[in-house]
RNA sequence: AGCGCCGGACAGGCGGUCGCUGGCCAGUCCCCCAAGCGGGGACAGGCGAGAGGAAAGUCCGGGCUCCACAGGACAGAACGGUCGGUAACACCGACCGGCCGUCAGGCCAGGGACAGUGCCACAGAAAGCAAACCGCCGUCGGCGACUCAGGUCGUCGAUCGGUAAGGGUGAAACGGUGAGGUAAGAGCUCACCAGCGGGCGAGGUGACUCGCUCGGCUCGGCAAACCCCGUUCGGAGCAAGGCCAAGCAGGCGGCAGGUCUCAGCUUCGGCUGAGGCGCGCACUGGUUCCGGUGCGGUCCGCCGGGUAGGCCGCUCGAGCGUCGAGGCAACUCGGCGCCUAGAGAAAUGACCGUCCGCAGGCGUCAGCCUGCCGACAGAACCCGGCUUACGUCCGACGCUGGCC
Numbered sequence: 001a002g003c004g005c006c007g008g009a010c011a012g013g014c015g016g017u018c019g020c021u022g023g024c025c026a027g028u029c030c031c032c033c034a035a036g037c038g039g040g041g042a043c044a045g046g047c048g049a050g051a052g053g054a055a056a057g058u059c060c061g062g063g064c065u066c067c068a069c070a071g072g073a074c075a076g077a078a079c080g081g082u083c084g085g086u087a088a089c090a091c092c093g094a095c096c097g098g099c100c101g102u103c104a105g106g107c108c109a110g111g112g113a114c115a116g117u118g119c120c121a122c123a124g125a126a127a128g129c130a131a132a133c134c135g136c137c138g139u140c141g142g143c144g145a146c147u148c149a150g151g152u153c154g155u156c157g158a159u160c161g162g163u164a165a166g167g168g169u170g171a172a173a174c175g176g177u178g179a180g181g182u183a184a185g186a187g188c189u190c191a192c193c194a195g196c197g198g199g200c201g202a203g204g205u206g207a208c209u210c211g212c213u214c215g216g217c218u219c220g221g222c223a224a225a226c227c228c229c230g231u232u233c234g235g236a237g238c239a240a241g242g243c244c245a246a247g248c249a250g251g252c253g254g255c256a257g258g259u260c261u262c263a264g265c266u267u268c269g270g271c272u273g274a275g276g277c278g279c280g281c282a283c284u285g286g287u288u289c290c291g292g293u294g295c296g297g298u299c300c301g302c303c304g305g306g307u308a309g310g311c312c313g314c315u316c317g318a319g320c321g322u323c324g325a326g327g328c329a330a331c332u333c334g335g336c337g338c339c340u341a342g343a344g345a346a347a348u349g350a351c352c353g354u355c356c357g358c359a360g361g362c363g364u365c366a367g368c369c370u371g372c373c374g375a376c377a378g379a380a381c382c383c384g385g386c387u388u389a390c391g392u393c394c395g396a397c398g399c400u401g402g403c404c
Base pairs, nucleotide, nucleotide: 001400002399003398004397006395007394008393009392010391012355013354014353015352016351017350018349020050021049023047024046025045027043028042029041030040031039032038052376056387057386059385060384061383062382063381064237065236066235067234076233077232078231079230080229081095082094083093084092085091096110097108098107099106100105111228112227116226117225118222119221120220128174133167134166135163136162137161138160139158140157141156142155143154144153145152146151175193176192177191178190179189180188194218195217196215197214198213199212200211201210202209203208241312242311243310244309250303251302252301253300254299258277259276260275261274262273263272264271265270279296280295281294282293283292284291285290286289319338320337321336322335323334324333325332326331356374357373358371359370360369361368362367
């Protein structure tokens, strides 16, 4: 220098003008009132605050809230090396084992395939219990040659037998090399190697590793196929949930504001209209009493549930920064300091100047000009993770090449 591989940090900076959200402080005006130093609303003013590393996907885990709950089982779901971390996890750390990479490093749903069931495309004879396509050997038969007449050799064939050494197929074909053995072969036997299982010993908390020894044990793979084993899991979610509470409807009362008849409608509860009797109020005629006319079907109070609406939940929290201690680490403990949006479909923006970086253009190499150029993206109860999107910078390490 090039290529690579891990980790960390930042998220354009500064200033000004105009806005937006919510908080506090006082002001003006209006409304309510039990008249209080009360409550509400609208305007402008001041002060300080105002998105993220992923706020995203809503995929896991928890807090919180309500409901359910004697205990257990079934069903269902998730997870699965070991030891730790944590509130918890499907997350994280360290280690073990396997695979990939020359390396730095990366990846692994990483329990069980002799409990049972099932599957293994294509090719191939055969894909799990054995199986013979070519080949090899034997047997039988035909033909040929030789012959000491018993046979031997060669070759061809088969509804026969043996053989897993060799060829061929496949992702995968029942250990490898050599020797013995055999008709030919074969862990059939033996030596060594590889693997598996049993025993013993050593190391490690453990997963596991190493060594010795025995057994020919060498009959595949798939469980993100059913399944078996082990562990964990009650349900719903801030539209959770709690408090206050207009209007309408309902019930009771003030109070006898009703009742009867007819007609229409009807969701069969009632509703509407007309009339009679009764009641109340106003006006009025004669007047110890009897009438006339008009109007009325309200209003008020209380009660329970509760809609609109308002308030709480709501942001001080498994918080953040820094220092120290323990630990390989994840993480934990302690000291000090800090307060950092909580709003309703919901604000966090726009413009100007300047600096930084990028791209393009012009240069007399001092610089100058232009750019809706500065990634991904937008809190909605709160945390811990995972995944996905994405710009730049820094550091450690590896490989290769060059120079000193």

Predicted 3D model of a 404-nucleotide RNA (Bacterial RNase P class A) from a Pirellulales bacterium. The coordinates come from a structure-prediction model, not an experiment, and the mean pLDDT is 75. Rfam family: Bacterial RNase P class A. Rfam describes the family as follows. Ribonuclease P (RNase P) is a ubiquitous endoribonuclease, found in archaea, bacteria and eukarya as well as chloroplasts and mitochondria. The gene name in the source record is rnpB. The source organism's lineage runs through Bacteria, Pseudomonadati, Planctomycetota, Planctomycetia and Pirellulales.